About this RNA:
This is a predicted structure of a 106-nucleotide RNA (SAM riboswitch aptamer (S box leader)) from uncultured Ruminococcus sp. The same sequence occurs in records of 2 taxa.
[in-house]
RNA sequence: CUUAUCAAGAGUGGUGGAGGAAACAGGUCCUGUGAAGCCCGACAACCUGACCGAGGGAGACCGAGGUUAAGGUGCCAGAUCCUGCGGUUUUGAUCCGAAAGAUGAG
Numbered sequence: 001c002u003u004a005u006c007a008a009g010a011g012u013g014g015u016g017g018a019g020g021a022a023a024c025a026g027g028u029c030c031u032g033u034g035a036a037g038c039c040c041g042a043c044a045a046c047c048u049g050a051c052c053g054a055g056g057g058a059g060a061c062c063g064a065g066g067u068u069a070a071g072g073u074g075c076c077a078g079a080u081c082c083u084g085c086g087g088u089u090u091u092g093a094u095c096c097g098a099a100a101g102a103u104g105a106g
Stems, first nucleotide, its partner, number of pairs: 001106006011040001013039003019030003024084004041076001043074001046072003049068004055062002080100001085097003
C1' cells in the first nucleotide's frame, strides 16, 4: 500500500503493585473488592494443517461449504466506550458514511 472484519465470545487463577480505556482534545468510565505488564487458562476461527464434502473434470486433480483447534497470529469491561469530519434531520436526537485506529491475509 491492497483487501476482509471490527454491536458476538472469553478467568472469583498466579505474579505484580498504580495506573488504565491507541494518540491529541472534550466527555464518560474502569481500578487497592487490586490498574498496566508477565505467566497460565479461556475465547474466537483470519492463515496453515488434518478430516468430511455439494459440485466440476476422461483423468490427474480442482473444489462452495462444513468439522476440528495441532501450528502461526489475535483477543479476554463497554459499539473501535462516545464525540471530533461530511450527509440526513423536526436543529434535540437518531441514522448513514468518511477519517483515524485495531486485527488477519497478501
Lineage of the source: Bacteria > Bacillota > Clostridia > Eubacteriales > Ruminococcus.